Background:
Predicted 3D model of a 368-nucleotide RNA (Bacterial RNase P class A) from a Pseudomonadota bacterium. It was read from a public genome assembly, where an Rfam model found it. Lineage of the source: Bacteria > Pseudomonadati > Pseudomonadota. Rfam family: Bacterial RNase P class A. The family's RNA type in Rfam is ribozyme. Rfam's curators write: Ribonuclease P (RNase P) is a ubiquitous endoribonuclease, found in archaea, bacteria and eukarya as well as chloroplasts and mitochondria.
[in-house]
Formats: sequence, structure tokens, C1' cells
RNA sequence: UGAGAAAUUCAGGUGAUCGCUGGUUCCGUUAGUUCGGGACGAGAGGAAAGUCCGGGCUCCGCAGGGCAGGAUGCUCCCUAACGGGGAGUGGGGGCGACCCUAAGGAAAGUGCCACAGAGAAGAGACUGCCUGUCAGUUUAUCUGGCAGGUAACGGUGAAAAGGUGAGGUAAGAGCUCACCAGUUCCGUGGGUGACCACGGAAGCUUGGUAAACCCCAUCCGGAGCAAGACCAAAUAGGUAGGCGUUUAAGGGCUGCCCGUCCAAGGCCUACGGGUUGGUUGCUAGAGGUGGCGGGCAACCGUCAUCGUAGAGGAAUGAUCAUCGCCCCUUUUGGGGAGACAGAACCCGGCUUAUGAAUUUCUCAUCUU
Repeated sequence: UGAGAAAUUCAGGUGAUCGCUGGUUCCGUUAGUUCGGGACGAGAGGAAAGUCCGGGCUCCGCAGGGCAGGAUGCUCCCUAACGGGGAGUGGGGGCGACCCUAAGGAAAGUGCCACAGAGAAGAGACUGCCUGUCAGUUUAUCUGGCAGGUAACGGUGAAAAGGUGAGGUAAGAGCUCACCAGUUCCGUGGGUGACCACGGAAGCUUGGUAAACCCCAUCCGGAGCAAGACCAAAUAGGUAGGCGUUUAAGGGCUGCCCGUCCAAGGCCUACGGGUUGGUUGCUAGAGGUGGCGGGCAACCGUCAUCGUAGAGGAAUGAUCAUCGCCCCUUUUGGGGAGACAGAACCCGGCUUAUGAAUUUCUCAUCUU
């Protein structure tokens, strides 16, 4: 200097004036926080987005069991919980810093692996090799047929019945042996564990795919703030049907079954009509910030402190000055406003979009 890897921070600041929303307080007013005024504070993000996960909360007649269905899938730890986070182990990628991982079971079963090839997993004889026999005029040799043995060599393929070497054989083959890889088992040591290291033995060797069906293990009530609660008002106290009134028809409990609950002039089904108004839920929370302690870390504990939007057809804005930032021109200065993008019950994550800055590390080249 160039090319990369990982992590973190910010998203203009300050002041004044005016305006909007809400809060605290004071004064006046009012039937009434009804109306008006003063003072003091606060007011849209890192993703508010997507609605992908998990919850808090609310309701379902107490939400029980089984089946179905769904999700997750190495180990330990964190968390309210998660399919999330941290730290590791195994495997894979990269020269490296680092990154990815859908990571239980293929000897329970079923399925799939195009084409090529003899044969693709209860997988094989295409080129072949050897032995015997018959034939080609005869011996050697060569060629062909038949019977038997064989899979070393070659070929096809992404993948073909462990690899190298030696012995052995009619020819060959883990047939035997040595070394190695793999599998299974045993022992020792380390680790909470996944697992790692070392040593030994045996059979000689048991494709891939479960992000195919499946098997195994663990977990899972449902619906959702348009949940729900209250007030006011209005209509048609409607029409039809079914069953029952101590035996339970029917209905509720996500789908089905069991079970259970409600139902005692009651419940259910279908059609039709009215109400579309207001208040609340609605912001003090698994909250923020700081100190100390524990932990590799995620995070946990403790002490102190703060009160940091709550609209309701939708507030959070405008102007001026100054500092800062960016661009152009210039050294008197002038101009500009920067990406993705606006809370709607709340929180913890994940994913996506995007401007700028900082720190550490890796590789290559050059110079000293």
C1' cells in the first nucleotide's frame, strides 16, 4: 500500500421564540379535571419493518386421559420461555485471521440412486485367466465348441465386494503373513459431558440417502387487545323448528374418542331485526442507569438512583442563531442537509433494509 476477517458505537448537538399532545403543581371558574391562565418537565427506532418464534396479560363451565397432528434433535450452562444466547465437541470450507453445520437411528422395515455398465446392496461375469475334453491333416503352437473353477488385470460409472508388499495356487482370491485404514469389543488416563489420547484382541471389511417415508427421545390446551370489562342507547320481549323438565336430548372443553361440566318452563339450531356511541384495558415493566461482587462468557446477585411517548382518523413540528458533519469554490467566504425509514397492549429473540465512524487480527507486496 492492497485484499480480507471479527467486534463495537452513532443516526446531528446546544440555546431562544412560537405551536401540538400528555403529565405534575398553583390560581380562577364550573354541577363536574368543566373551562381558562401561569410555572416546571417529557414526547417516534436500531431496526419502530416482517408477523417468523417464545412469552406476560385476557377469555373459554375448572381446560383430565388417549389417538391424531405439530415442533425440536451433539454436550454443558443461561433464560419467564424459545426453534434463542454463551462456551465447547464431532464433521466440513478457507494459505490464514475465521466461517458453516437440518449433528439421534441405515444391522426394524419400505423407497430412491438418471445414463453408462455384466453387475448399484440378499448387487457381477463384458474383455478375461486356469483345468479337462472334442474338432480343425499332425507335434509344438494357434483357433473354435462344451463342462468345471475363478474374479487378480482391464473397461463403464459420482460411487463396483479395504490399500501396499510378500508368500501361495492349475489359475486366482485376506487363502496366509507383515504394515496401514476402517468396524466391533476390552483396558488405562483426561474431561461434569459430548468426546479425546494410548495400548490390546477379533472377524478380516458389513455403499450412499432419513433436508425420503419411517423408528426413537423430548416438548406442545385453544383463541387473541378487533382479547376482555363497564356505561349509555335502540330494536321486533321477533318468526320457525328440535329436545327436555331429577332417566339428559342438546351444548362447552382445537379435530376424534373416553371422561367431565352446564342444562330442573330450560337449552339448542336456522332465518330476520337493533346497537357500529362512550369510558376502560393503555403503560411502574421478566424496566432503565450506575457502583460492587461472582462467572472464560452468555448472564446472575446485591446496593443506590430515575420516573424516560400513550395518540384515538391519529400529537412529537416550524423559525432563528451557533457548534459539528458532507460537497463545491475559495482563504474574505458561499452553498447544502445525509441512507433505511414513523410507536398503537407490552416484552425477549430471529430475519430483512440501510448511511457513517472506530478498534483488533490475517494474508500478499514494497521499503527501512